[in-house]
C1' cells in the first nucleotide's frame, strides 16, 4: 500500500432505528464490625472515536477522516 475488524462512564462491557444508554468493577457515603475484610443499600461519573449525510427519530444505517488489531504484499 491493500482487505477485513474494533473504538460506548476510571477500566471491561450489553445494545441490532423508537420510553430515562445495561451490567460489572473501581471511587465515595451510609449500615454492618471492637477494628479490618467480606457482605448489603445508595451516589456521581459516558450527549456512544471525529465531522457530515439520510430518517420523523441514529450508539445503531452511509460516507470521508482519525486511532488500534489480525491478514495479504
Nucleotide at each position: 500500500g491493500g482487505u477485513u475488524c474494533u473504538g460506548u462512564g476510571g477500566u471491561c462491557u450489553a445494545g441490532u432505528g423508537g420510553u430515562u444508554a445495561u451490567g460489572a468493577u473501581a471511587u465515595c457515603g451510609c449500615c454492618c464490625u471492637u477494628a479490618c475484610a467480606a457482605g448489603g443499600c445508595g451516589a456521581g461519573g459516558a450527549u456512544c472515536g471525529g465531522c457530515g449525510g439520510u430518517u420523523c427519530g441514529a450508539a445503531u444505517c452511509c460516507g470521508c477522516c482519525c486511532a488500534g488489531a489480525a491478514c495479504c504484499a